[in-house]
The prediction has a mean pLDDT of 82. This is a predicted structure of a 534-nucleotide part of an RNA (large-subunit ribosomal RNA, domain I) from Flavobacterium sp. ACAM 123. Lineage of the source: Bacteria > Pseudomonadati > Bacteroidota > Flavobacteriaceae > Flavobacterium.

Context: one part of a larger RNA
RNA sequence: GGCGUAUGGGGGAUGCCUUGGCUCUCAGAGGCGAUGAAAGGCGUGAUAAGCUGCGAAAAGCUACGGGGACGGGCACACACCGAUUGAUCCGUAGAUACCUGAAUGGGGCAACCCACUAUGUUGAAGACAUAGUACACCUUCGGGUGGGCAAACCCGCUGAACUGAAACAUCUAAGUAGGCGGAGGAGAAGAAAACAAAAGUGAUUCCGUAAGUAGUGGCGAGCGAACGCGGAUUAGCCCAAACCAAUGAUGUUACGGCAUUGUUGGGGUUGUAGGACCACGAUAUUUUAUGUACAAAGAAUUAGAAUCUACUGGAAAGUAGGGCCAGAGAAGGUGAUAGCCCUGUAUAAGUAAUGAGUAUAAUAGAUAGUGGUAUCCUGAGUAGGGCGGGACACGAGAAAUCCUGUCUGAAUUUGGCGGGACCAUCCGCUAAGGCUAAAUACUCCUGAGAGACCGAUAGUGAACCAGUACCGUGAGGGAAAGGUGAAAAGAACCGUGAAUAACGGAGUGAAAUAGAUCCUGAAACCAUACGCUU
Numbered sequence: 001g002g003c004g005u006a007u008g009g010g011g012g013a014u015g016c017c018u019u020g021g022c023u024c025u026c027a028g029a030g031g032c033g034a035u036g037a038a039a040g041g042c043g044u045g046a047u048a049a050g051c052u053g054c055g056a057a058a059a060g061c062u063a064c065g066g067g068g069a070c071g072g073g074c075a076c077a078c079a080c081c082g083a084u085u086g087a088u089c090c091g092u093a094g095a096u097a098c099c100u101g102a103a104u105g106g107g108g109c110a111a112c113c114c115a116c117u118a119u120g121u122u123g124a125a126g127a128c129a130u131a132g133u134a135c136a137c138c139u140u141c142g143g144g145u146g147g148g149c150a151a152a153c154c155c156g157c158u159g160a161a162c163u164g165a166a167a168c169a170u171c172u173a174a175g176u177a178g179g180c181g182g183a184g185g186a187g188a189a190g191a192a193a194a195c196a197a198a199a200g201u202g203a204u205u206c207c208g209u210a211a212g213u214a215g216u217g218g219c220g221a222g223c224g225a226a227c228g229c230g231g232a233u234u235a236g237c238c239c240a241a242a243c244c245a246a247u248g249a250u251g252u253u254a255c256g257g258c259a260u261u262g263u264u265g266g267g268g269u270u271g272u273a274g275g276a277c278c279a280c281g282a283u284a285u286u287u288u289a290u291g292u293a294c295a296a297a298g299a300a301u302u303a304g305a306a307u308c309u310a311c312u313g314g315a316a317a318g319u320a321g322g323g324c325c326a327g328a329g330a331a332g333g334u335g336a337u338a339g340c341c342c343u344g345u346a347u348a349a350g351u352a353a354u355g356a357g358u359a360u361a362a363u364a365g366a367u368a369g370u371g372g373u374a375u376c377c378u379g380a381g382u383a384g385g386g387c388g389g390g391a392c393a394c395g396a397g398a399a400a401u402c403c404u405g406u407c408u409g410a411a412u413u414u415g416g417c418g419g420g421a422c423c424a425u426c427c428g429c430u431a432a433g434g435c436u437a438a439a440u441a442c443u444c445c446u447g448a449g450a451g452a453c454c455g456a457u458a459g460u461g462a463a464c465c466a467g468u469a470c471c472g473u474g475a476g477g478g479a480a481a482g483g484u485g486a487a488a489a490g491a492a493c494c495g496u497g498a499a500u501a502a503c504g505g506a507g508u509g510a511a512a513u514a515g516a517u518c519c520u521g522a523a524a525c526c527a528u529a530c531g532c533u534u
Stems, first nucleotide, its partner, number of pairs: 001533009015519001016483002020454002022451007029443002031149002039100003042055003050074002061094006070082003105114003115133007135146004153184001154182005164171001168218001194201002205232005215223002236435003239379001243266010271413001273378004277372004283368003288364002290361005297354001301349003307322005323340002325329001331343003384408008394420001415430005470477002490518001493505004
């Protein structure tokens, strides 16, 4: 030096555990903000650095309700205070709420600086206190609204590239990512100028199918419908106009009016065309808004059954024996595994704010007839067309349909549009105004629950004072780190020692090789003793 055995050190794998995560389900909520938000700064405790709470009324104030013995947050101890005249605590409603921040009196390098006006205190000045003083839009001139923040979902405007095509340019990625604007609990869409095809359907939205079909495509890569069928959910309406009435303005006049135009009300809203207009006729039906009454639900919370003995053990919930409850044998805790020990659970009770909904009353509104006529109305820089683009599954193509930058530009119900060039027949529909619940999408957030999800190198980056420490000028990047014990009973006292270090005794405990670098305690690595060997 090597190997082996034993005993330790070292280290923190493994096992077990779970305070934390992950993915969902059901229900709720879906906003907050000039009455100053979100997010912060600084304060605030008898003592107080951090976190939490709160705001100069500062771990809190008031009222009401609940609750019933301890309380002064995390966080222990002494002391001191408070509390059955009901504290702490829980719920609801209020008060207070410094400074910054949309930040809004002006400024500013956020949490700071400096004002003006009115009123008050003062004899005055000064100072202090209170209130007001930003901008934009609307306005009946009194005032009102907006601004900013917020996870996704939604709509509009704008809009890439990597990539794929095994290169690349049309194409693809993709109208995706990103940017901007806007709204709501949903948003958007929406009551046919729709589809269809000789039969018919009857607003929109969503799901399944049709179907990877028909198509489209350097006919490459790829892209990719619709009709129809089956479901979810269902809901339909209002204007403009003709005409009538009221009222105003302007022009003109032969003062009788006439023409043009504005405002308000009635009327009216469609395809078998309808309405106005004229004539005749006339009661019924229905819903919405408002008021009143009742009222499910709804906070804290309350009641809530039933077990003993022996044994092992540090400890009984284990084992043995005997019993009981069950509308409760969900779950968690308790010194090991508990229906009957505790919290609970099933079940029952419960009120405030709020209040779905139901009933009723009157008022108001809405809807519904027949015939006639062809006088009036039925959305114009519109439909359509040319040129250039875009959207449609559809890349200009035979290319319909939709949108429009530009140039043009109709018809008027005997009208007009569509049915994938175009024409005819036929069929369907009625553009150029508007509103509309549900079925659908999402989850920053609240409650209840689930998991052939993770179990501390996993699961969120974060189980722990984590978006922290730390890094970076900055945008930004971004950790490590859980476990004594049933209970601190956390080791009085003595000794060695310079010692508040460390160790040896003593003591606690079931255990201290559970001693705070604390459950278990693998390997590497280190040491000691012994054996064998070079």